[in-house]
């Protein structure tokens, strides 16, 4: 220096929220105490994600693996490479929500 291909899946993360546990706050009931208050510890119920967290959502433009394609080499199995680049709303929709989820590499900028 030259070709070709600019897909799809999992697994994670940033992020996201509040259904499920847990956390925390009240409220009642209990037990612990001879007895009341505190207080701690169960059981219920209510609210709380301006609660670290488990479960959950979870990237086109984040990460890592896999298939896929495609290039060379060598044709038999195979080896070895390429998969690049990427600013971006409003609104809208999904599920308990809510987003970098989905409309969307979409509208628009350059």
């Nucleotide at each position: 220096g030259c070709a070709a291909u600019a897909g799809c899946c999992g697994a994670c993360u940033a992020g996201g929220g509040u259904u499920c546990c847990g956390g925390c706050u009240c409220g009642c009931c209990g037990a612990u105490c001879a007895g009341a208050u505190c207080a701690u510890c169960g059981a219920c119920g209510a609210g709380u994600g301006a609660c670290u967290g488990g479960u959950c959502c979870g990237a086109g433009a984040g990460u890592u693996g896999g298939c896929g394609a495609c290039c060379u080499c060598c044709u038999u199995c195979g080896a070895g490479g390429u998969u690049a680049c990427a600013c971006g709303g409003c609104g809208g929709g999904a599920u308990a929500a809510a987003a970098g989820c989905c409309c969307g590499g979409g509208a628009g900028a350059a």
Overview: Guanidine-I riboswitch aptamer, 110 nucleotides, folded computationally. Its Rfam family is "Guanidine-I riboswitch aptamer". Gene Ontology term of the family: regulation of gene expression. The sequence was found by an Rfam model in a public genome assembly.